Background:
This is a predicted structure of a 345-nucleotide part of an RNA (small-subunit ribosomal RNA, central domain) from Synchroma pusillum. Its mean pLDDT, the model's own confidence on a scale to 100, is 84. Rfam family: Bacterial small subunit ribosomal RNA.
[in-house]
Context: one part of a larger RNA
RNA sequence: UUGGGCGUAAAGGGUCCGUAGACGGCUAAGAGGUAGUUGUGAAUCAAAUCCUAGGGGCAAGCCGUAGAAAGGUUCUCAAGACACAUUAGCUAGAGUAUAGCAGAGGUGAGUAUAAUUCCAGGUGGAGGGGUAAAAUCCGUAGAUAUGUGGAGGAAUGCCAAAGGCGAAAGCGACUAACUGGGCUAUGACUGACGUUGAGGGACGAAGGCUUGGGGAGCAAACAGGAUUAGAGACCCUGGUAGUCCAAGCAGUCAAAGAUGAGUGCUCGUAUGUCGUGAAGAAUGGUAUACUUAGCUAACGCGAUAAGCACUCCGCCUGAGGAGUACGAUCGCAAGAUUGGAACUC
Numbered sequence: 001u002u003g004g005g006c007g008u009a010a011a012g013g014g015u016c017c018g019u020a021g022a023c024g025g026c027u028a029a030g031a032g033g034u035a036g037u038u039g040u041g042a043a044u045c046a047a048a049u050c051c052u053a054g055g056g057g058c059a060a061g062c063c064g065u066a067g068a069a070a071g072g073u074u075c076u077c078a079a080g081a082c083a084c085a086u087u088a089g090c091u092a093g094a095g096u097a098u099a100g101c102a103g104a105g106g107u108g109a110g111u112a113u114a115a116u117u118c119c120a121g122g123u124g125g126a127g128g129g130g131u132a133a134a135a136u137c138c139g140u141a142g143a144u145a146u147g148u149g150g151a152g153g154a155a156u157g158c159c160a161a162a163g164g165c166g167a168a169a170g171c172g173a174c175u176a177a178c179u180g181g182g183c184u185a186u187g188a189c190u191g192a193c194g195u196u197g198a199g200g201g202a203c204g205a206a207g208g209c210u211u212g213g214g215g216a217g218c219a220a221a222c223a224g225g226a227u228u229a230g231a232g233a234c235c236c237u238g239g240u241a242g243u244c245c246a247a248g249c250a251g252u253c254a255a256a257g258a259u260g261a262g263u264g265c266u267c268g269u270a271u272g273u274c275g276u277g278a279a280g281a282a283u284g285g286u287a288u289a290c291u292u293a294g295c296u297a298a299c300g301c302g303a304u305a306a307g308c309a310c311u312c313c314g315c316c317u318g319a320g321g322a323g324u325a326c327g328a329u330c331g332c333a334a335g336a337u338u339g340g341a342a343c344u345c
Stems, first nucleotide, its partner, number of pairs: 003317004007299002012313001014203004021196003025090005033084002037079003041075005051067003055063002093193001094190003097186005105179003109175003112156002117151004122146002127138002164171002208249006217243002222238004260312006268290009294301002318345003327338004
């Protein structure tokens, strides 16, 4: 625990969906029922203090007297703009329809290609490999090199861009299939159906775990060779998990724009990209760079705000101890989530 904050000082949940809740377009009617609001009239909020006037005292401090203020709470009476409850409508929010458009958005299936490795046959005959230099290592049982054929796994050159798509994580060969979202135009339909979202649910890189496959290259661990005072490393030669697939688990990250979601408003310039459009005009979406006002401690942000406002959620409150201990929940485990205190400064 009021308040003040959350790009970089402590602080935005990894992302989305959505329950309760909170908040919520325009018009009219009617009722003043409820809540708040405003006004009238009362009561009350001890004294002191504060303020005003005058008094005691030479003066000030000080003392005592009278008064006043704004505000709070409760009650009475009233108002009826706003909110809620009711009814009837509307179309600017939201959604639907129709016609188009772009895209590495997703899923399963099929196909292709260069290269590495391995296998078999040919040619060939002494080195190859590797490094700063070497050695371990491979090679006359024929390596390296070169050409032919084959096997297998993984990855998709150029295009490629400050480019595109996706809620985020992320997505890059080609083909067809299934499928999600977005944008534009029309303004046809519904008629507030909306925003946020505690709990909850789903998704969630890499690494890790379970079971079964697969295993070319790379490569934790491990072994050897070097380097070194040592070398548990950096460098080299090998090399197993893993990396790949299927089905599950796990649920974390500098999960970052270190910037929650939504709505409205606010000076310009230049560019990419996707539409409408005859158009380089105009206009809608999206992605960048600079910048006015404004903001900021500064750096910087600047219509994709960190500007001006509103709604809802999450979070912070000195450093260490510590994201630790204990307890609880989840997990096969690793561990995850929740999350202190003593003590020290």